[in-house]
RNA sequence: AAAUGAAUAGGCGAUGACGUUCGCCAUUAAAUGAGCAAAAUCUAAUGACGUCUACUAUUUA
Numbered sequence: 001a002a003a004u005g006a007a008u009a010g011g012c013g014a015u016g017a018c019g020u021u022c023g024c025c026a027u028u029a030a031a032u033g034a035g036c037a038a039a040a041u042c043u044a045a046u047g048a049c050g051u052c053u054a055c056u057a058u059u060u061a
Base pairs, nucleotide, nucleotide: 010025011024012023013022016052017051018050019049020048021047033042034041
């Protein structure tokens, strides 16, 4: 220096990513929106805030 094996540095909060913060859960967990007899219906990329991306509406170039 390279290769292999094991372990650790937690996970989650209705559609993506990063940061901050709050809450929840302990792996048999936290979590999996609303509406409707039914529905082919409705809102949202956040738990909350900021930024980026996607989408929607309007205006201008």